[in-house]
RNA sequence: GGGGGUAUAGCUCAGCUGGUAGAGCACCUGUUUUGCAUGCAGGAAGUCAGCGGUUCGAGUCCGCUUACCUCCACCU
Numbered sequence: 001g002g003g004g005g006u007a008u009a010g011c012u013c014a015g016c017u018g019g020u021a022g023a024g025c026a027c028c029u030g031u032u033u034u035g036c037a038u039g040c041a042g043g044a045a046g047u048c049a050g051c052g053g054u055u056c057g058a059g060u061c062c063g064c065u066u067a068c069c070u071c072c073a074c075c076u
Base pairs, nucleotide, nucleotide: 001072002071003070004069005068006067007066010025011024012023013022019056027043028042029041030040031039049065050064051063052062053061
């Protein structure tokens, strides 16, 4: 330098054929207990990596950029 892949909640990850962003764990509150844990009920937490484009509408499609993973090439 070139090809491919990944980027979504604190963490691990879903998200179909473009149509209201979700689960588990963790966290907070209540309940249960003498107390803790477990269980149960509820809650908070998102610029969907960034910038543009297409579209009535983009996490999803297109272009560029950034970070990481991987393969190839080059140099020593």
Transfer RNA from Cyanobacteria bacterium QH_1_48_107, 76 nucleotides, folded computationally. RNAcentral records the identical sequence in 23 taxa. Rfam family: tRNA. Rfam links the family to the GO term triplet codon-amino acid adaptor activity. By type it is a transfer RNA. The source organism's lineage runs through Bacteria, Bacillati and Cyanobacteriota. The sequence is in RNAcentral, with records from ENA.